[in-house]
RNA sequence: GGGGUCAUAGCUCAGUGGUAGAGCAAUCCGUUGCAGCCGGAUAGGUCCGACGUUCAAAUCGUCGUGGCCCCU
Numbered sequence: 001g002g003g004g005u006c007a008u009a010g011c012u013c014a015g016u017g018g019u020a021g022a023g024c025a026a027u028c029c030g031u032u033g034c035a036g037c038c039g040g041a042u043a044g045g046u047c048c049g050a051c052g053u054u055c056a057a058a059u060c061g062u063c064g065u066g067g068c069c070c071c072u
Base pairs, nucleotide, nucleotide: 001071002070003069004068005067006066007065010024011023012022013021018055026042027041028040029039030038048064049063050062051061052060
C1' cells in the first nucleotide's frame, strides 16, 4: 500500500428496509430465621461518526475512526 471481517443495553450476542430484542448482570417484590436458589416485575439504547439512497435505514452505498485477519 491492497483486500476481508467486526462495531447494537454494564457484559455476551440476535435483529439483512417498516414498533430496537434475548441471555447474564442491576433494582424492586414474593419466597427464606438471614442469604442463596427459584418465581414475578421494573429500569437500562443518539444501533462507532459524517454524508448519501429511500415515503421509510441498525439494515443499502461512499468516506472516515477503532479492533481482528490475510496479501505485499
The prediction has a mean pLDDT of 81. Predicted 3D model of a 72-nucleotide RNA (transfer RNA) from Bigelowiella natans CCMP2755. Its Rfam family is "tRNA". The RNAcentral record of the sequence draws on Ensembl Protists.